The RNA shown here (c-di-GMP-I-GGC riboswitch aptamer) has 79 nucleotides and comes from Rubrobacter sp. The model forms 100% of the base pairs in the Rfam consensus. Its Rfam family is "c-di-GMP-I-GGC riboswitch aptamer". Rfam links the family to the GO term cyclic-di-GMP binding.

[in-house]
RNA sequence: CUCGAUAAAGGCAAACCCGCCGCGAGGUGGGGACGCAAAGCCGCGGGUCUCCUCUACGGAGACAGCCGGGCCACCGAAA
Numbered sequence: 001c002u003c004g005a006u007a008a009a010g011g012c013a014a015a016c017c018c019g020c021c022g023c024g025a026g027g028u029g030g031g032g033a034c035g036c037a038a039a040g041c042c043g044c045g046g047g048u049c050u051c052c053u054c055u056a057c058g059g060a061g062a063c064a065g066c067c068g069g070g071c072c073a074c075c076g077a078a079a
Base pairs, nucleotide, nucleotide: 002079003076004075011036012035016031017030018029019028020027021026034065040071041070042069044068045067046066047063048062049061050060051059052058053056
């Protein structure tokens, strides 16, 4: 470095409920844990989704817990 243990320490938090924000996808704070070894960060490629109207090779957005890619990172058994 690859890798990822019925290891240790620590971390994140799906559904659902409540407050706030957004037309919406959704975001955010609290509660809550299905899960996660990058479920940390970045919309770069693909994908899915939302809104708009001039309906198309259009515009503006959302999702990083859909798949790739980029950047950074805790721990250390076996191989």